[in-house]
Molecule: small-subunit ribosomal RNA
Organism: Candidatus Vidania fulgoroideorum
RNA sequence: GAGUUUGAUCCUGGCUCAGAUUUAACGCUAGUGGUAUGCAUAACACAUGCAAGUCGAACGUUCAUUGUUAUGAAAGUGGCAAACGGGUGAGUAAUAUACUAGUAUAUACCUAAUAGUUAGGAAUAAAGCAAUGAAAAUUACCUUAAUACCUAAUAGAGGUUUGAAAUAAAUCAAACUAAAAGGGAUUAGAAUAUUCUAAUUUCGCUAAUAGAUUAUAUAGUAUCAGAUUAGCUAGUUGAUAGUUUAAAAUACUAACAAGGCUAUGAUCUGUAGUUGUUCUGAAAGGAAGUACAACCACACUGGGACUGAGAAAGGCCCAGACUCCUACGGGAGGCAGCAGUGAGGAAUAUUGGACAAUGAGCGAAAGCUUGAUCCAGCAAUACCACGUGUGUGAAGAAGGUUUACUGUAAAGCACUUUUUUAAGAAACUAAGACUUAAUAGUUUGAAUCUAUCUUAAGAAUAAGCACCGGCUAAUUACGUGCCAGCAGCCGCGGUAAUACGUAAGGUGCAAGCGUUAAUCGGUUUUAUUAGGCGUAAAGCGUGUGUAGGCUGAAGAUUAUGAAACAUGUAAAAUAAUGGAGCUUAACUCCAUAAAGCAUGUUUUACUAAUCUACUAGAAGAUAGGUAAAGAUAACGGAAUUCUACAAGUAACAGUGAAAUGUGUAAAUAUGUAGAGGAACACCAAAAGCGAAGGCAGUUAUCUUACCUUGAUUGACGCUGAUACACUAAAGCGUGGGGAGCAAACAGGAUUAGAUACCCUGGUAGUCCACGCCCUAAACGUUGUCAACUAACUGUUUAUAAUAAAGUUUUAUUGUAAGUGGUGAAGCUAACGCAUUAAGUUGACCGCCUGGGGACUACGAUCGCAAGAUUAAAACUCAAAGGAAUUGACGGGGACCCGCACAAGCGGUGGAUGAUGUGGAUUAAUUCGAUGCAACACGAAGAACCUUACCUACCCUUGACAUGUAUAGAAUUAGUUCGAGAGAAUUAAGUGCCUAAUAAGGAACUAUAACACAGGUGCUGCAUGGCUGUCGUCAGCUCGUGUCGUGAGAUGUUGGGUUAAGUCCUAUAACGAGCGCAACCCUAUUUUCAUAUUACUAAUAAUAAAGUACAUUUGAAGGACUGCCAAUGAACAAAUUGGAGGAAGGAAAGGAUGACGUCAAGUCCUCAUGGCCCUUAUGGGUAGGGCUUCACACGUCAUACAAUGGUUGUUACAAAAAGAAGCAAGCUUGUGAAGGUAAGCAAAACUUUAAAAACAAUCCUAGUUCGGAUUGUACUCUGAAACUCGAGUACAUGAAGCAGGAAUCGCUAGUAAUCGCAGAUCAGAAUGCUGCGGUGAAUACGUUCUCGGGUCUUGUACACACCGCCCGUCACACCAUGGAAAUGUAUUCCGCCGGAAUUGGUUCUUAAUUAAGCUAACAAAGUGAGAUACGUAACUGGGGUGAAGUCGUAACAAGGUAACC
Repeated sequence: GAGUUUGAUCCUGGCUCAGAUUUAACGCUAGUGGUAUGCAUAACACAUGCAAGUCGAACGUUCAUUGUUAUGAAAGUGGCAAACGGGUGAGUAAUAUACUAGUAUAUACCUAAUAGUUAGGAAUAAAGCAAUGAAAAUUACCUUAAUACCUAAUAGAGGUUUGAAAUAAAUCAAACUAAAAGGGAUUAGAAUAUUCUAAUUUCGCUAAUAGAUUAUAUAGUAUCAGAUUAGCUAGUUGAUAGUUUAAAAUACUAACAAGGCUAUGAUCUGUAGUUGUUCUGAAAGGAAGUACAACCACACUGGGACUGAGAAAGGCCCAGACUCCUACGGGAGGCAGCAGUGAGGAAUAUUGGACAAUGAGCGAAAGCUUGAUCCAGCAAUACCACGUGUGUGAAGAAGGUUUACUGUAAAGCACUUUUUUAAGAAACUAAGACUUAAUAGUUUGAAUCUAUCUUAAGAAUAAGCACCGGCUAAUUACGUGCCAGCAGCCGCGGUAAUACGUAAGGUGCAAGCGUUAAUCGGUUUUAUUAGGCGUAAAGCGUGUGUAGGCUGAAGAUUAUGAAACAUGUAAAAUAAUGGAGCUUAACUCCAUAAAGCAUGUUUUACUAAUCUACUAGAAGAUAGGUAAAGAUAACGGAAUUCUACAAGUAACAGUGAAAUGUGUAAAUAUGUAGAGGAACACCAAAAGCGAAGGCAGUUAUCUUACCUUGAUUGACGCUGAUACACUAAAGCGUGGGGAGCAAACAGGAUUAGAUACCCUGGUAGUCCACGCCCUAAACGUUGUCAACUAACUGUUUAUAAUAAAGUUUUAUUGUAAGUGGUGAAGCUAACGCAUUAAGUUGACCGCCUGGGGACUACGAUCGCAAGAUUAAAACUCAAAGGAAUUGACGGGGACCCGCACAAGCGGUGGAUGAUGUGGAUUAAUUCGAUGCAACACGAAGAACCUUACCUACCCUUGACAUGUAUAGAAUUAGUUCGAGAGAAUUAAGUGCCUAAUAAGGAACUAUAACACAGGUGCUGCAUGGCUGUCGUCAGCUCGUGUCGUGAGAUGUUGGGUUAAGUCCUAUAACGAGCGCAACCCUAUUUUCAUAUUACUAAUAAUAAAGUACAUUUGAAGGACUGCCAAUGAACAAAUUGGAGGAAGGAAAGGAUGACGUCAAGUCCUCAUGGCCCUUAUGGGUAGGGCUUCACACGUCAUACAAUGGUUGUUACAAAAAGAAGCAAGCUUGUGAAGGUAAGCAAAACUUUAAAAACAAUCCUAGUUCGGAUUGUACUCUGAAACUCGAGUACAUGAAGCAGGAAUCGCUAGUAAUCGCAGAUCAGAAUGCUGCGGUGAAUACGUUCUCGGGUCUUGUACACACCGCCCGUCACACCAUGGAAAUGUAUUCCGCCGGAAUUGGUUCUUAAUUAAGCUAACAAAGUGAGAUACGUAACUGGGGUGAAGUCGUAACAAGGUAACC
């Protein structure tokens, strides 16, 4: 810096990613070289080999050889070394380490300088000879040497003691004490053949001094976590005397004192080698301590001493565990040296070469030894470097996926040769050493057949890994279908996956790439640099006050901090800077500089310390005032309840409604009297007091606080861990008290249930005294103190001045201390805070660090108990959260509208029938539509057809389209078979265009094969188009501006008004768009024009003539709140009334449907992606089915009758349709209808309107109502009327007497009622679409129901209340607490025990040793605990888990406000 909480926003806050790094491991892959690195786990066990020897110039001896004055080897005595080098990190939180400081002490080899090195003695190993034993090994006897051992002499410069001289040091004096070893070489001599002496020289040895080096001891500072470890300590702390030591020290001993350490974290527990440094980071920091280097510790575990200058396991002794050998008697061993083996583990190399170099040991030296070291081997483990070719080359090949790329990539041609292969040449690392008088000469290489160089050949020998949804550079196709799988976070996958798998292509890095693990970073997410705490996590419930921190103003001194300079140190390596060497780099080398600590000098503003002085902070005598401040005691009236009496009668009480309850044994209500307890109406207020909790009748006593005044003191102050005190309500203990209220409990209701809400009762408790408890949403969710920073306005107390009034008040202005409201700057994520800060600063304390688990567990402390305080982890999630925004929702609020209710009229729901649906049935009952917004819907019309369904029989390039080939014109009419589709066959027939013919072409038919046709098959949740719905509701938006960090707001809100976001007005908005309205159509009025088939119009009819009325068509006019009055914040919009008018406030009706919602409906109208079928899910035919039927629902028709039925007479429409048609008239039939037939392709012909009216009859009856059902006989359509049509006549004459709960339509030419026509259609409407006739009632009004709109409010909702969400139970899994008990480890104390060893002592000895006794002491054993970690029947809660159970606690007034 990014991703991730949300519909979106800002903030808080966690999780995750990109970077760098590693002693790494794993997966895939792999050409070369250089330089580094390589058991992190079992400090587990180890076979085998090697890792420490050397000196003959210390010594004697033995053997071999022989060069005979010799050479070599071996074990032993002796010397030096073996305390270094090499390994490991178990232990160790300080006996360690780092830095600094001063002090005491030892120091082999080495250096410098001094002195000495004399005289003697006794042994012993080896060798020899015996003995024991399996071995390891041991013993006896004899013999011998030394630079081995011992004695003596000599010396004091060392040491000790004493004295001068008193405490130390130093000095002086005296006494005592302690040494030695020789070897080699050369020369000379002697005696002798073995040696001896002298001199010179050299290496040694002894004493003492100094240095160097190394080492020991001490102090200061620094050095992980835990307080759920708070007290620890008995040699413990100190002084004295001694012992020990190189030296010092309770290191040890004796006796004395009672100290010492600790909240600046003792003690205890856990973890850990420390450092230079390494990684990371801008830094501060954080993490680490591998390699290399310094120090420490350890060497199978524990203990111990010896030798030595120095100590300890590749030395010794003892104990233990383990392993090995054994003749069972006894022995041997210690790879955390180098290799190597086993084991463990994700995991870490060769049983290599050489001492050539560097170093170490020994030696006079040559030299010997050296798994230190130098090299090689193995490993991409890391870092660095190089390569896998370069140029040209388009048929832009094939292939792949799909139109673009792979791709100049390949092939081909030319070139180069690092690497490779072959051949040849060939180092540096070497300094020394030996020989020699010297020059000079000789000689030493593990690595090395190497590095490197030369020549030749030849592109020849060499590319992978991960990723491609976002973060994050890079995309498509296929497969799969919430499967398989992916995933770092968000998340992807349920049939079109850029996220899985594969491929192609692309991106990144590259001999590597990716993953996993780990560290730092990002993360200011522990905040010193550099965070926070009103609401997000976070102010202790409140005060007093200890330590601590901080502290007003002046002067002086000192110099603690502070500042400046200088010096020392800060190992090397590393890192930084500058150079240099390997062809470069890594790597290596050289030079330079630094924080810190210590010391010294200087400065004195600040800080600190000491002294002196001040009054502004603080305290405060006196005087005045304020208050529900506290404690105790007394008193008071109203009310409730109870008791008694009186009087009185049937109810009272209670609720949404009731019931339980009380009452005739006299209640309630009423009156009088009394008892008892608790609480204190009005005053009363945003008021007052108190530290908080909290405090309210009145009076008295005691105590305190605050305000004003300010003599006096003179910084006495602020804050405040641990601590102490107080602390509502509830609760606990003891004793009282008990009126009312009231957990628990009982009953009554409510309810599906109701362990609740409501009601009737009612016990603890509430009250008092004393003692506990110690918690609250103990909240202003705001710690205390101090200073500073605009205003305005209330209120309480005190006070000053002024004025009034007139003696005690009022008013105004100001001041001080409280307590409220508004608000500027500023702050804040916003909300908000704002002199009572959440502003600007200072001081101190407390607290926070994702959500859950968890205000929990365990432990501890407190408590009588309840419980409180303190307070985790495992596990789990990617969020949890704050504020604000827009919506949606609310059994929130306000306003408004609608046949929404109300007021009315008529219906549905009951009956019969029609029709559709569900369900059931069926071979099939094709499919779709399903709350409103499916159900007389698609379907404006299923007997066949339709038809998509079922059964049976047939066809397979197909019923239909295009392309190829062949044949034929097309076509028409018959016969046979078959249910039919169809099959076979006969006859007729040769056209059109070009062309002389032949031939070709167009259209059609048949045949053949293949591309393909075909599908009412699936997906309306892949889609287009169309449609429904909210809703003809009044809304939905934009530009610019302004406000806000932002989502967004404003505009569009307010006041009026409207059918309307309609208009007016106000207004940080001004304008605009889609909607509203208007423009369109119909009918209605007038005028004009036009026209015949219309009209005039009488007559039987026609012709002719005409246009007043009516009609048709077209055009124009007309209505706009225009006029008047009133109302209106008002000269507004508009409303109300009126005039005129055919029509008046949108005159009526229709068409017209904003942004959007419902994954609404339709793949079966059509179109279409994908999938599926292809001798079938396609096509054809016949028959059947869609018409079934216990039942349920919707929509209709007809009725139940007299406002009626029946019969007769008689009047008035509109709008449509008509040629495979409408059909007059005449005629037959009771009738449906038949026959015949004029007119009409229509203002011409056809279609009789009915209800109404007039008259008669029926007389309230299941009827002269009603017409279902059934029978018989017919008519019509049609190949066909059985399944399954409509109609007619006669006969039959069912239910039904007005319809439960519930529910629908309608506001005027409307409802209701009456008929007429049309589409579809061969036939078949009670449906649908239209038409006219007759023609009402009611609307007070908006409380309620439903739906909608605007504003506002709450919200834990945003898939938006059909939302969200809680708890028990059941199931599965996970971690965890308790738990009878049980195991392991650590540790403390007591007892027992007592090896080796050391000390003491006895004895012995020439002296030690040895032996006995004794003290201390390791392991082991045992007893009682403590701590930690495991296991566990059973058990507790917790967490997680697409679709379990029960309820509905929370979010809205969440339906009883919620919460502590």